[in-house]
Model confidence (mean pLDDT): 83 of 100. The part of an RNA shown here (small-subunit ribosomal RNA, 3' major domain) has 479 nucleotides and comes from an uncultured prokaryote. The full RNA is in RNAcentral, with records from ENA.
Context: one part of a larger RNA
RNA sequence: UGACGGGGGCCCGCACAAGCGGUGGAGCAUGUGGUUCAAUUCGACGCAACGCGAAGAACCUUACCUGGGCUCGAACGGCUGUGGAUCGCCUGGAAACAUGGGUUUUCCCUUCGGGGACUGCAGUCGAGGUGCUGCAUGGCUGUCGUCAGCUCGUGUCGUGAGAUGUUGGGUUAAGUCCCGCAACGAGCGCAACCCUCGUCCUGUGUUGCCACUCCCUUCGGGGAAGCACUCUCAGGAGACCGCCAGCGACAAGUUGGAGGAAGGUGGGGACGACGUCAGGUCAUCACGGCCCUUAUGUCCAGGGCUACACACGUGCUACAAUGGCGGAUACAAAGGGCAGCUACCUGGUGACAGGAUGCCAAUCGCAAAAAACCGGUCUCAGUUCGGAUUGCAGGCUGCAACUCGACUUCGUGAAGCUGGAAUCGCUAGUAAUCGUGUAUCAGCAAUGACACGGUGAAUACGUUCCCGGGCCUUGUACA
Repeated sequence: UGACGGGGGCCCGCACAAGCGGUGGAGCAUGUGGUUCAAUUCGACGCAACGCGAAGAACCUUACCUGGGCUCGAACGGCUGUGGAUCGCCUGGAAACAUGGGUUUUCCCUUCGGGGACUGCAGUCGAGGUGCUGCAUGGCUGUCGUCAGCUCGUGUCGUGAGAUGUUGGGUUAAGUCCCGCAACGAGCGCAACCCUCGUCCUGUGUUGCCACUCCCUUCGGGGAAGCACUCUCAGGAGACCGCCAGCGACAAGUUGGAGGAAGGUGGGGACGACGUCAGGUCAUCACGGCCCUUAUGUCCAGGGCUACACACGUGCUACAAUGGCGGAUACAAAGGGCAGCUACCUGGUGACAGGAUGCCAAUCGCAAAAAACCGGUCUCAGUUCGGAUUGCAGGCUGCAACUCGACUUCGUGAAGCUGGAAUCGCUAGUAAUCGUGUAUCAGCAAUGACACGGUGAAUACGUUCCCGGGCCUUGUACA
RNA backbone atom coordinates (compact mmCIF):
# COMPACT_ATOMS: atom_id res chain seq x y z
C1' U A 1 0.00 0.00 0.00
C1' G A 2 -3.62 -3.67 -0.31
C1' A A 3 -6.56 -7.86 1.17
C1' C A 4 -9.23 -9.90 5.18
C1' G A 5 -12.24 -9.62 10.22
C1' G A 6 -18.63 -13.86 13.24
C1' G A 7 -14.18 -4.85 14.24
C1' G A 8 -16.54 0.19 14.21
C1' G A 9 -19.03 4.55 11.67
C1' C A 10 -21.81 6.57 7.27
C1' C A 11 -24.55 5.16 2.76
C1' C A 12 -26.87 2.39 -1.37
C1' G A 13 -29.39 -1.81 -4.22
C1' C A 14 -36.51 -5.85 -5.07
C1' A A 15 -30.79 -6.97 -0.41
C1' C A 16 -34.31 -7.67 3.69
C1' A A 17 -39.06 -6.05 5.29
C1' A A 18 -44.39 -4.84 3.29
C1' G A 19 -47.14 -6.95 -0.81
C1' C A 20 -48.59 -9.75 -5.52
C1' G A 21 -47.59 -13.91 -8.51
C1' G A 22 -44.74 -18.25 -9.05
C1' U A 23 -40.95 -22.67 -8.74
C1' G A 24 -40.32 -27.13 -5.50
C1' G A 25 -45.87 -31.92 -5.82
C1' A A 26 -48.82 -33.71 -11.28
C1' G A 27 -48.67 -34.53 -16.81
C1' C A 28 -46.02 -32.89 -20.87
C1' A A 29 -42.08 -29.79 -23.56
C1' U A 30 -36.99 -28.59 -23.47
C1' G A 31 -31.71 -28.53 -21.71
C1' U A 32 -28.15 -31.13 -18.51
C1' G A 33 -26.05 -35.13 -15.48
C1' G A 34 -25.96 -40.26 -15.31
C1' U A 35 -26.61 -44.83 -17.65
C1' U A 36 -26.91 -47.37 -22.20
C1' C A 37 -25.10 -47.76 -27.13
C1' A A 38 -21.53 -49.47 -33.07
C1' A A 39 -22.42 -44.10 -32.35
C1' U A 40 -25.78 -41.73 -28.82
C1' U A 41 -20.43 -35.65 -32.33
C1' C A 42 -18.37 -31.29 -29.69
C1' G A 43 -18.29 -27.19 -26.37
C1' A A 44 -20.57 -24.53 -21.79
C1' C A 45 -20.34 -26.33 -14.96
C1' G A 46 -21.74 -21.58 -8.34
C1' C A 47 -23.64 -16.56 -9.03
C1' A A 48 -21.65 -15.52 -14.53
C1' A A 49 -23.10 -24.00 -17.41
C1' C A 50 -28.11 -26.50 -17.78
C1' G A 51 -35.35 -23.48 -23.72
C1' C A 52 -26.88 -22.06 -23.42
C1' G A 53 -23.61 -22.03 -28.85
C1' A A 54 -28.53 -24.27 -31.93
C1' A A 55 -32.82 -17.51 -34.92
C1' G A 56 -35.32 -24.66 -36.98
C1' A A 57 -30.89 -32.38 -36.24
C1' A A 58 -36.24 -36.82 -41.17
C1' C A 59 -31.86 -36.65 -45.92
C1' C A 60 -28.79 -32.30 -46.00
C1' U A 61 -27.08 -29.78 -41.72
C1' U A 62 -23.24 -33.41 -39.19
C1' A A 63 -18.47 -32.57 -36.86
C1' C A 64 -20.36 -39.15 -34.47
C1' C A 65 -21.02 -44.73 -35.85
C1' U A 66 -21.31 -48.97 -39.51
C1' G A 67 -20.43 -50.28 -44.36
C1' G A 68 -18.90 -49.11 -49.53
C1' G A 69 -15.32 -45.91 -52.32
C1' C A 70 -11.05 -42.08 -53.60
C1' U A 71 -5.56 -40.75 -52.92
C1' C A 72 -3.20 -33.98 -56.76
C1' G A 73 -7.59 -35.62 -53.57
C1' A A 74 -14.60 -32.49 -52.50
C1' A A 75 -12.72 -26.89 -53.31
C1' C A 76 -8.25 -23.45 -54.90
C1' G A 77 -3.17 -21.53 -57.21
C1' G A 78 1.49 -22.54 -60.18
C1' C A 79 4.48 -25.68 -63.46
C1' U A 80 5.51 -30.10 -66.97
C1' G A 81 3.64 -33.93 -70.22
C1' U A 82 -0.61 -35.94 -72.76
C1' G A 83 -5.82 -36.27 -74.56
C1' G A 84 -10.67 -34.22 -75.42
C1' A A 85 -15.11 -29.34 -76.28
C1' U A 86 -18.39 -29.46 -72.38
C1' C A 87 -22.83 -31.95 -71.40
C1' G A 88 -26.75 -35.64 -71.79
C1' C A 89 -28.74 -40.90 -72.22
C1' C A 90 -28.25 -46.55 -71.47
C1' U A 91 -26.06 -50.68 -68.22
C1' G A 92 -24.22 -52.26 -63.10
C1' G A 93 -24.68 -50.45 -58.12
C1' A A 94 -27.76 -48.69 -51.84
C1' A A 95 -25.46 -44.47 -53.61
C1' A A 96 -20.79 -42.50 -54.30
C1' C A 97 -18.93 -44.24 -58.61
C1' A A 98 -17.22 -47.27 -62.94
C1' U A 99 -10.11 -46.41 -68.87
C1' G A 100 -17.18 -51.05 -68.47
C1' G A 101 -20.01 -50.68 -73.05
C1' G A 102 -22.92 -48.00 -76.54
C1' U A 103 -24.93 -43.43 -78.58
C1' U A 104 -24.77 -38.10 -79.77
C1' U A 105 -22.42 -33.32 -80.39
C1' U A 106 -17.32 -30.87 -81.73
C1' C A 107 -16.10 -23.99 -78.50
C1' C A 108 -12.94 -19.19 -79.79
C1' C A 109 -8.57 -16.92 -82.46
C1' U A 110 -5.10 -18.31 -86.39
C1' U A 111 0.24 -16.20 -90.32
C1' C A 112 -2.48 -23.23 -90.40
C1' G A 113 3.18 -23.72 -87.27
C1' G A 114 0.18 -23.00 -83.24
C1' G A 115 -2.28 -20.26 -79.20
C1' G A 116 -6.59 -19.59 -75.69
C1' A A 117 -11.11 -20.83 -72.61
C1' C A 118 -13.21 -25.19 -70.31
C1' U A 119 -12.10 -30.14 -69.02
C1' G A 120 -10.08 -35.66 -68.44
C1' C A 121 -5.51 -38.36 -67.22
C1' A A 122 -0.13 -38.77 -65.35
C1' G A 123 3.59 -36.18 -62.32
C1' U A 124 5.18 -32.22 -59.05
C1' C A 125 5.40 -27.64 -55.55
C1' G A 126 1.65 -25.98 -52.63
C1' A A 127 -3.36 -28.82 -50.46
C1' G A 128 -6.88 -30.58 -46.66
C1' G A 129 -7.92 -31.48 -41.07
C1' U A 130 -14.87 -29.08 -36.73
C1' G A 131 -7.27 -33.04 -34.99
C1' C A 132 -4.61 -30.92 -29.74
C1' U A 133 -3.31 -26.63 -26.87
C1' G A 134 -8.52 -20.46 -25.02
C1' C A 135 -2.64 -22.07 -19.67
C1' A A 136 1.08 -19.53 -26.45
C1' U A 137 -2.61 -15.67 -28.93
C1' G A 138 -5.79 -11.77 -31.93
C1' G A 139 -10.74 -10.61 -32.28
C1' C A 140 -15.40 -11.00 -29.94
C1' U A 141 -17.77 -11.67 -25.30
C1' G A 142 -19.73 -12.86 -19.93
C1' U A 143 -18.98 -10.99 -14.89
C1' C A 144 -18.24 -7.64 -10.67
C1' G A 145 -21.47 -3.21 -12.56
C1' U A 146 -24.20 1.69 -15.17
C1' C A 147 -21.06 0.08 -9.26
C1' A A 148 -18.61 5.49 -8.80
C1' G A 149 -14.80 4.78 -9.15
C1' C A 150 -9.47 4.48 -11.66
C1' U A 151 -5.32 7.52 -12.62
C1' C A 152 -1.70 11.36 -14.35
C1' G A 153 1.51 16.12 -14.59
C1' U A 154 3.79 19.68 -11.57
C1' G A 155 4.39 21.02 -6.54
C1' U A 156 4.82 19.67 -1.34
C1' C A 157 5.83 15.89 2.65
C1' G A 158 8.65 11.23 3.73
C1' U A 159 15.75 8.07 3.99
C1' G A 160 12.22 4.89 1.39
C1' A A 161 7.95 1.88 -0.01
C1' G A 162 4.61 5.80 -0.54
C1' A A 163 1.42 9.96 0.94
C1' U A 164 -1.01 14.44 -0.52
C1' G A 165 -4.50 15.78 -4.48
C1' U A 166 -9.11 11.65 -4.12
C1' U A 167 -9.23 13.07 3.09
C1' G A 168 -12.76 16.76 5.99
C1' G A 169 -18.11 19.77 6.53
C1' G A 170 -22.57 19.64 3.57
C1' U A 171 -25.07 17.70 -0.85
C1' U A 172 -26.19 14.31 -4.97
C1' A A 173 -28.39 8.90 -8.71
C1' A A 174 -23.08 10.13 -9.32
C1' G A 175 -15.12 11.72 -7.37
C1' U A 176 -22.62 15.45 -8.72
C1' C A 177 -21.82 20.15 -7.02
C1' C A 178 -20.53 23.80 -3.01
C1' C A 179 -17.29 25.19 1.06
C1' G A 180 -12.71 24.28 3.44
C1' C A 181 -7.72 22.47 2.94
C1' A A 182 -0.12 22.03 0.47
C1' A A 183 -1.93 21.62 -2.98
C1' C A 184 -2.89 23.49 -8.22
C1' G A 185 -4.56 21.52 -12.57
C1' A A 186 -5.69 17.49 -16.02
C1' G A 187 -7.32 12.60 -18.21
C1' C A 188 -10.51 7.93 -18.47
C1' G A 189 -15.34 7.18 -16.20
C1' C A 190 -20.57 10.18 -14.21
C1' A A 191 -23.81 13.64 -16.67
C1' A A 192 -24.94 15.88 -21.42
C1' C A 193 -24.57 15.54 -26.80
C1' C A 194 -27.62 10.23 -30.07
C1' C A 195 -32.47 7.19 -30.71
C1' U A 196 -37.52 6.55 -28.94
C1' C A 197 -42.31 7.75 -26.22
C1' G A 198 -45.28 11.96 -24.06
C1' U A 199 -47.41 18.32 -25.58
C1' C A 200 -47.57 22.15 -29.19
C1' C A 201 -46.20 24.77 -33.88
C1' U A 202 -44.64 24.87 -39.21
C1' G A 203 -44.21 22.20 -43.74
C1' U A 204 -46.23 17.69 -46.21
C1' G A 205 -50.89 15.31 -48.39
C1' U A 206 -53.30 8.94 -53.84
C1' U A 207 -53.79 7.52 -45.45
C1' G A 208 -57.62 10.40 -42.80
C1' C A 209 -62.38 13.50 -42.93
C1' C A 210 -69.61 14.64 -44.32
C1' A A 211 -65.48 18.71 -40.72
C1' C A 212 -67.84 21.94 -45.23
C1' U A 213 -70.23 21.27 -50.54
C1' C A 214 -72.01 17.97 -54.53
C1' C A 215 -73.08 13.03 -56.89
C1' C A 216 -74.24 8.01 -56.79
C1' U A 217 -75.37 4.26 -53.35
C1' U A 218 -75.15 -3.04 -53.71
C1' C A 219 -74.68 2.10 -48.02
C1' G A 220 -68.57 1.02 -47.64
C1' G A 221 -65.26 7.91 -47.84
C1' G A 222 -67.80 4.46 -52.96
C1' G A 223 -66.83 9.03 -56.47
C1' A A 224 -65.78 14.52 -57.02
C1' A A 225 -63.83 18.64 -54.37
C1' G A 226 -60.67 19.86 -50.01
C1' C A 227 -55.99 19.28 -46.20
C1' A A 228 -59.67 21.48 -41.19
C1' C A 229 -59.07 17.28 -37.79
C1' U A 230 -56.72 12.15 -36.96
C1' C A 231 -52.41 10.32 -38.97
C1' U A 232 -47.54 9.93 -41.95
C1' C A 233 -42.65 11.87 -42.49
C1' A A 234 -39.33 15.96 -41.80
C1' G A 235 -37.96 20.56 -39.17
C1' G A 236 -38.59 23.42 -34.82
C1' A A 237 -40.49 24.96 -29.74
C1' G A 238 -40.68 23.10 -24.80
C1' A A 239 -37.99 21.75 -18.58
C1' C A 240 -33.62 25.23 -16.77
C1' C A 241 -34.73 24.33 -9.52
C1' G A 242 -36.31 29.11 -14.72
C1' C A 243 -40.50 31.62 -10.96
C1' C A 244 -42.56 32.04 -5.58
C1' A A 245 -42.13 30.55 -0.35
C1' G A 246 -39.66 27.62 3.71
C1' C A 247 -34.98 25.24 5.27
C1' G A 248 -29.65 25.77 4.49
C1' A A 249 -23.19 28.68 5.44
C1' C A 250 -25.80 34.39 2.05
C1' A A 251 -23.35 28.21 -1.05
C1' A A 252 -24.31 23.64 -3.32
C1' G A 253 -28.83 21.91 -2.71
C1' U A 254 -33.51 20.39 -0.58
C1' U A 255 -39.10 20.58 0.81
C1' G A 256 -43.66 22.66 -0.73
C1' G A 257 -46.40 25.70 -4.34
C1' A A 258 -47.76 28.13 -9.08
C1' G A 259 -47.93 27.67 -14.16
C1' G A 260 -47.45 23.48 -17.49
C1' A A 261 -48.61 17.92 -21.83
C1' A A 262 -44.43 16.96 -18.88
C1' G A 263 -40.81 19.03 -12.59
C1' G A 264 -36.42 18.37 -10.34
C1' U A 265 -32.21 12.51 -14.33
C1' G A 266 -40.06 13.30 -17.33
C1' G A 267 -40.39 7.31 -19.04
C1' G A 268 -37.47 3.75 -21.97
C1' G A 269 -33.06 2.56 -24.95
C1' A A 270 -28.06 2.78 -26.97
C1' C A 271 -23.69 3.76 -24.31
C1' G A 272 -19.98 -0.49 -19.69
C1' A A 273 -13.70 3.59 -16.75
C1' C A 274 -8.63 1.25 -14.69
C1' G A 275 -9.08 -3.61 -13.96
C1' U A 276 -10.76 -8.87 -11.81
C1' C A 277 -11.99 -14.07 -12.73
C1' A A 278 -4.74 -17.65 -16.64
C1' G A 279 -13.74 -16.45 -16.87
C1' G A 280 -15.69 -18.28 -22.21
C1' U A 281 -14.65 -19.24 -27.28
C1' C A 282 -8.46 -22.73 -31.51
C1' A A 283 -16.09 -25.72 -33.44
C1' U A 284 -17.76 -18.32 -36.49
C1' C A 285 -13.23 -16.30 -38.09
C1' A A 286 -7.93 -15.38 -37.75
C1' C A 287 -3.25 -17.15 -35.82
C1' G A 288 1.97 -19.48 -33.03
C1' G A 289 3.42 -24.37 -31.77
C1' C A 290 2.38 -29.69 -32.02
C1' C A 291 0.09 -33.85 -34.60
C1' C A 292 -2.38 -36.82 -39.26
C1' U A 293 -0.91 -37.14 -44.88
C1' U A 294 -3.74 -44.29 -49.49
C1' A A 295 -5.67 -40.73 -43.50
C1' U A 296 -7.10 -37.55 -37.88
C1' G A 297 -8.11 -35.76 -45.41
C1' U A 298 -12.36 -36.63 -48.76
C1' C A 299 -17.15 -38.83 -51.33
C1' C A 300 -21.56 -41.81 -50.49
C1' A A 301 -25.70 -44.96 -48.35
C1' G A 302 -27.89 -46.22 -43.88
C1' G A 303 -27.93 -45.29 -38.74
C1' G A 304 -27.04 -41.84 -34.58
C1' C A 305 -27.26 -36.68 -32.32
C1' U A 306 -34.69 -38.11 -30.87
C1' A A 307 -31.77 -44.12 -26.58
C1' C A 308 -34.10 -44.43 -20.74
C1' A A 309 -34.11 -47.54 -14.21
C1' C A 310 -33.12 -42.57 -12.64
C1' A A 311 -31.47 -37.17 -10.75
C1' C A 312 -31.50 -31.71 -11.51
C1' G A 313 -32.49 -26.84 -14.14
C1' U A 314 -35.88 -23.87 -17.28
C1' G A 315 -40.83 -23.71 -19.06
C1' C A 316 -46.04 -24.97 -20.77
C1' U A 317 -50.91 -26.92 -19.31
C1' A A 318 -53.76 -27.72 -15.20
C1' C A 319 -56.07 -28.96 -10.63
C1' A A 320 -61.61 -25.17 -11.90
C1' A A 321 -67.44 -21.29 -10.83
C1' U A 322 -63.16 -14.31 -10.60
C1' G A 323 -64.48 -20.92 -14.02
C1' G A 324 -65.82 -24.51 -18.42
C1' C A 325 -68.97 -24.76 -22.83
C1' G A 326 -71.80 -22.98 -26.90
C1' G A 327 -74.13 -18.14 -28.98
C1' A A 328 -74.00 -13.02 -30.07
C1' U A 329 -70.99 -8.61 -30.32
C1' A A 330 -66.85 -4.54 -29.85
C1' C A 331 -61.79 -2.18 -29.42
C1' A A 332 -55.05 -2.61 -30.93
C1' A A 333 -50.00 -2.05 -31.89
C1' A A 334 -45.93 -3.73 -34.35
C1' G A 335 -44.37 -6.67 -38.31
C1' G A 336 -43.35 -9.53 -42.70
C1' G A 337 -45.31 -10.70 -48.23
C1' C A 338 -43.52 -12.45 -55.66
C1' A A 339 -40.09 -19.66 -55.59
C1' G A 340 -44.52 -14.71 -51.57
C1' C A 341 -49.22 -12.90 -48.91
C1' U A 342 -53.77 -14.38 -50.96
C1' A A 343 -59.54 -11.63 -50.96
C1' C A 344 -63.83 -14.09 -53.04
C1' C A 345 -66.45 -18.62 -54.87
C1' U A 346 -67.07 -24.00 -54.71
C1' G A 347 -66.20 -28.92 -52.13
C1' G A 348 -65.04 -30.92 -47.20
C1' U A 349 -67.19 -31.56 -39.93
C1' G A 350 -61.98 -30.17 -40.42
C1' A A 351 -56.69 -29.99 -41.55
C1' C A 352 -57.08 -28.69 -46.61
C1' A A 353 -58.24 -28.97 -51.92
C1' G A 354 -60.04 -26.96 -56.83
C1' G A 355 -60.91 -22.41 -59.26
C1' A A 356 -60.31 -17.15 -59.27
C1' U A 357 -58.65 -12.02 -57.98
C1' G A 358 -55.70 -7.97 -55.91
C1' C A 359 -50.94 -6.56 -54.28
C1' C A 360 -43.45 -5.45 -55.10
C1' A A 361 -48.08 -2.99 -50.93
C1' A A 362 -49.99 3.95 -45.57
C1' U A 363 -53.29 1.55 -51.82
C1' C A 364 -53.94 -5.55 -51.94
C1' G A 365 -53.81 -9.34 -48.63
C1' C A 366 -51.76 -12.25 -43.96
C1' A A 367 -55.98 -10.51 -40.26
C1' A A 368 -60.02 -13.72 -36.73
C1' A A 369 -57.12 -9.76 -32.22
C1' A A 370 -57.98 -12.34 -27.45
C1' A A 371 -59.15 -11.35 -22.64
C1' A A 372 -63.44 -7.73 -22.01
C1' C A 373 -68.98 -6.75 -22.60
C1' C A 374 -74.22 -9.09 -23.31
C1' G A 375 -77.61 -12.82 -22.50
C1' G A 376 -77.81 -18.76 -22.07
C1' U A 377 -76.17 -23.34 -19.80
C1' C A 378 -73.37 -26.36 -16.20
C1' U A 379 -73.96 -26.39 -9.79
C1' C A 380 -69.00 -28.46 -6.80
C1' A A 381 -68.63 -33.78 -8.99
C1' G A 382 -62.15 -36.35 -10.51
C1' U A 383 -67.18 -33.26 -13.01
C1' U A 384 -69.58 -30.36 -19.33
C1' C A 385 -62.65 -29.49 -14.63
C1' G A 386 -58.12 -31.41 -16.74
C1' G A 387 -56.11 -32.99 -21.06
C1' A A 388 -51.64 -37.02 -20.91
C1' U A 389 -51.89 -41.65 -23.26
C1' U A 390 -53.75 -44.53 -27.07
C1' G A 391 -57.00 -46.81 -31.54
C1' C A 392 -58.93 -45.86 -36.46
C1' A A 393 -59.33 -42.56 -40.45
C1' G A 394 -57.41 -38.37 -43.10
C1' G A 395 -55.30 -34.03 -45.59
C1' C A 396 -50.05 -31.14 -45.95
C1' U A 397 -44.71 -30.20 -46.81
C1' G A 398 -40.90 -32.83 -48.91
C1' C A 399 -36.89 -37.38 -53.57
C1' A A 400 -38.36 -39.55 -48.84
C1' A A 401 -42.26 -38.63 -42.61
C1' C A 402 -40.32 -46.66 -40.23
C1' U A 403 -36.50 -45.20 -36.84
C1' C A 404 -37.90 -39.37 -36.25
C1' G A 405 -42.50 -34.05 -38.86
C1' A A 406 -46.25 -30.79 -37.48
C1' C A 407 -51.63 -30.67 -38.38
C1' U A 408 -57.23 -32.44 -38.68
C1' U A 409 -61.79 -35.45 -37.41
C1' C A 410 -63.97 -39.28 -34.39
C1' G A 411 -63.17 -42.37 -30.19
C1' U A 412 -60.15 -43.08 -25.55
C1' G A 413 -60.01 -40.14 -21.41
C1' A A 414 -54.26 -40.92 -17.16
C1' A A 415 -51.97 -38.01 -13.20
C1' G A 416 -53.66 -33.86 -10.95
C1' C A 417 -58.40 -31.23 -5.64
C1' U A 418 -53.04 -25.67 -4.99
C1' G A 419 -47.92 -28.76 -3.78
C1' G A 420 -42.42 -30.62 2.32
C1' A A 421 -37.73 -28.53 3.39
C1' A A 422 -36.42 -24.83 0.46
C1' U A 423 -36.43 -21.10 -3.37
C1' C A 424 -37.40 -17.12 -7.61
C1' G A 425 -39.40 -12.58 -10.03
C1' C A 426 -41.48 -7.83 -9.65
C1' U A 427 -41.86 -0.75 -7.07
C1' A A 428 -46.30 1.39 -12.31
C1' G A 429 -48.56 1.31 -17.28
C1' U A 430 -44.55 -2.40 -13.41
C1' A A 431 -46.44 -7.42 -11.54
C1' A A 432 -50.36 -10.41 -13.02
C1' U A 433 -53.27 -11.68 -17.15
C1' C A 434 -54.88 -11.67 -22.65
C1' G A 435 -53.91 -12.24 -27.41
C1' U A 436 -50.67 -10.42 -32.09
C1' G A 437 -46.21 -10.52 -35.10
C1' U A 438 -41.17 -11.72 -36.71
C1' A A 439 -36.32 -14.18 -37.47
C1' U A 440 -34.58 -19.19 -38.53
C1' C A 441 -37.57 -22.03 -42.07
C1' A A 442 -39.65 -26.89 -47.84
C1' G A 443 -42.04 -28.58 -43.38
C1' C A 444 -41.49 -28.54 -38.06
C1' A A 445 -41.19 -31.05 -32.74
C1' A A 446 -41.82 -22.88 -30.83
C1' U A 447 -44.81 -24.34 -24.73
C1' G A 448 -38.31 -21.34 -26.90
C1' A A 449 -36.19 -16.44 -28.34
C1' C A 450 -37.03 -11.45 -29.78
C1' A A 451 -40.58 -7.73 -30.43
C1' C A 452 -45.96 -5.59 -30.17
C1' G A 453 -50.07 -3.83 -28.09
C1' G A 454 -55.09 -4.86 -24.69
C1' U A 455 -56.89 -5.13 -19.46
C1' G A 456 -54.37 -3.61 -15.27
C1' A A 457 -53.18 -4.14 -9.33
C1' A A 458 -51.13 -4.53 -4.17
C1' U A 459 -47.24 -2.80 -1.07
C1' A A 460 -42.70 -0.14 0.79
C1' C A 461 -43.37 1.25 8.67
C1' G A 462 -38.39 1.00 8.14
C1' U A 463 -32.63 -0.44 7.56
C1' U A 464 -32.06 -4.51 13.36
C1' C A 465 -31.11 -8.90 10.39
C1' C A 466 -29.61 -12.11 5.26
C1' C A 467 -26.89 -11.09 0.31
C1' G A 468 -23.94 -7.78 -2.81
C1' G A 469 -21.58 -3.04 -3.19
C1' G A 470 -19.28 2.21 -2.08
C1' C A 471 -16.45 5.73 1.36
C1' C A 472 -13.80 6.61 6.07
C1' U A 473 -11.53 4.31 10.18
C1' U A 474 -9.31 0.24 13.32
C1' G A 475 -6.67 -4.70 14.21
C1' U A 476 -3.58 -8.31 11.66
C1' A A 477 1.75 -13.52 12.96
C1' C A 478 -1.67 -12.56 5.47
C1' A A 479 0.49 -10.60 0.32
It matches the Rfam family "Bacterial small subunit ribosomal RNA".